[in-house]
RNA sequence: GCCGCGGUGGCGGAACUGGUAGACGCGCUGGACUCAAAAUCCAGUGAUGGCGACAUUGUGAGAGUUCGAGUCUCUCCCGCGGCA
Numbered sequence: 001g002c003c004g005c006g007g008u009g010g011c012g013g014a015a016c017u018g019g020u021a022g023a024c025g026c027g028c029u030g031g032a033c034u035c036a037a038a039a040u041c042c043a044g045u046g047a048u049g050g051c052g053a054c055a056u057u058g059u060g061a062g063a064g065u066u067c068g069a070g071u072c073u074c075u076c077c078c079g080c081g082g083c084a
Stems, first nucleotide, its partner, number of pairs: 001083007010026003019067001027045006046057004060076005
């Protein structure tokens, strides 16, 4: 240099053919149980602002297509693998 695969919460990892993003698990927070703890069970948990109802924002970065993009197209950045 060329080719392929990938980048989504604190972490792993889903999201069908473009149509409610964050399922599920781990972790964390609160509670139950216990003398106390572990284990187990229940509830909550992206971020920011707000007492709250809510509002805004969010899929590596930027642009494009579309009524609508995590998903399609282009450029760039990062990681892994292969070829030279």
Source information:
This is a predicted structure of an 84-nucleotide RNA (transfer RNA) from a Candidatus Falkowbacteria bacterium. NCBI's taxonomy places the organism under Bacteria, Bacteria candidate phyla, Candidatus Falkowiibacteriota. Rfam family: tRNA. The family's RNA type in Rfam is transfer RNA. From the family's description: Transfer RNA (tRNA) molecules are approximately 80 nucleotides in length. The coordinates come from a structure-prediction model, not an experiment, and the mean pLDDT is 81.